[in-house]
Context: one part of a larger RNA
């Protein structure tokens, strides 16, 4: 390289938008570029191959043939692909009416419970904490208490809550308002007329947690680091009394995760089962809820099929299509390391990515 692969063995980029590129619906028509057929030219010689010959053989050399799978010209064919113009509505999109939802944003508003702290009252000697203790707090009145008043920050308990919903992914959960994105069923049988699919060659954007920047704000509980108390042979730990950064807000970085369904995106097709469940619609009805059909999601079970093995998977495929496009893998270690480049804050590091050597 080819081939074969990528749920768990190596292998699906964390996710989206989308450029180039690749691929692309139905009907006729034109063209004849690709494609196919015939003819012609050329494809130096040598080499390779076949036949024959010469050195005693061979290597080597000589003669003839074939071949040189290519290119060009020309005459045709027109199914397919391309191109050109025309038409269509089954793909795609748009408009109007009608839903559901923790989708996103807002120096927006607001609510209750709890912890902590402060003030005042009652009240007296303990309280905390643990396996047991101690450090610690308390006669300067703690803990507790019945309530009262106040401050502040963070998170929204039980119920709702669900194998539930929404989002491309990360993710999203008190209530209200405003701004805003996407998706889906049904109807109007309305409009455009292939406008589509894919897309890490590049590009742009989003992206948990932790981390970083600001002479930024905030800081209740919690709590790396740290310094105490215990435990222990030791105890740089587990337990415990404290406690800074962090976590929160604003703006800007970082760009990684078992970013997982360890399963890229799109289209069509292929047994069923159960009163699963969420959103919409139709029909029937004894109008109590039922029955039934259907579209879109989300779960369970399970054939055929499938897989390199098994586990498993199965209309939400890991099945089928010689489907379309992209990414990735190529024995283990060395190593996701070194070097160089790019990015980043002279950061943490990220990204791209070897070799010697070794089994």
């Nucleotide at each position: 390289c080819u081939g074969g692969g990528c749920g768990u063995a190596a292998a699906g980029a964390g996710c989206g938008c989308g450029u180039a590129g690749g691929c692309g619906g139905c009907c006729a028509g034109a063209u004849c570029a690709g494609u196919c057929a015939g003819g012609g030219g050329u494809g130096a010689a040598a080499u390779c191959c076949c036949g024959g010959g010469g050195c005693u053989c061979a290597a080597c050399c000589c003669c003839g043939g074939a071949a040189c799978u290519g290119c060009c010209c020309u005459u045709g064919a027109u199914a397919c692909u391309g191109u050109c113009g025309g038409g269509c509505u089954a793909g795609a999109a748009u408009c109007c009416g009608u839903g559901a939802g923790a989708g996103g944003g807002u120096g927006g508003g607001u609510g209750g419970a709890a912890u902590u702290c402060c003030c005042a009252g009652u009240g007296u000697a303990g309280a905390g904490g643990u396996g047991a203790a101690a450090u610690u707090c308390g006669u300067a009145g703690a803990u507790a208490u019945u309530g009262g008043g106040g401050a502040g920050g963070a998170a929204c308990a039980c119920c709702c809550a669900g194998u539930g919903g929404c989002g491309a992914a990360g993710g999203c959960g008190g209530c209200c308002a405003c701004c805003u994105g996407g998706u889906u069923g049904c109807g109007g049988u309305a409009u455009u007329g292939a406008c589509g699919c894919u897309g890490a060659a590049g590009g742009c954007g989003c992206g948990a947690a932790a981390g970083c920047g600001u002479g930024g704000g905030g800081g209740a509980g919690c709590g790396a680091a740290c310094a105490g108390g215990a435990u222990u042979a030791a105890a740089u730990a587990c337990c415990u009394g404290g406690g800074u950064a962090a976590g929160c807000c604003a703006c800007g970085c970082c760009g990684u995760a078992a970013a997982c369904g360890a399963u890229g995106a799109g289209u069509g097709c292929c047994a069923g089962g159960a009163u699963g469940u969420c959103g919409g619609g139709g029909u029937c009805u004894a109008c109590g809820g039922g029955a039934u059909c259907u579209c879109g999601g989300u779960g369970c079970c399970g054939a055929a099929g499938c897989c390199u093995a098994a586990c498993g998977u199965u209309u939400u495929a890991a099945g089928c299509a010689c489907c379309u496009c992209c990414g990735c893998c190529u024995g283990g270690g060395g190593a996701g390391u070194a070097c160089g480049g790019u990015c980043g804050c002279u950061a943490a590091g990220a990204u791209u990515a070897a070799a010697a050597c070794u089994c």
Small-subunit ribosomal RNA, central domain from Phaeovibrio sulfidiphilus NBRC 106163, 359 nucleotides, folded computationally. The full RNA is in RNAcentral, with records from Greengenes. The coordinates come from a structure-prediction model, not an experiment, and the mean pLDDT is 81.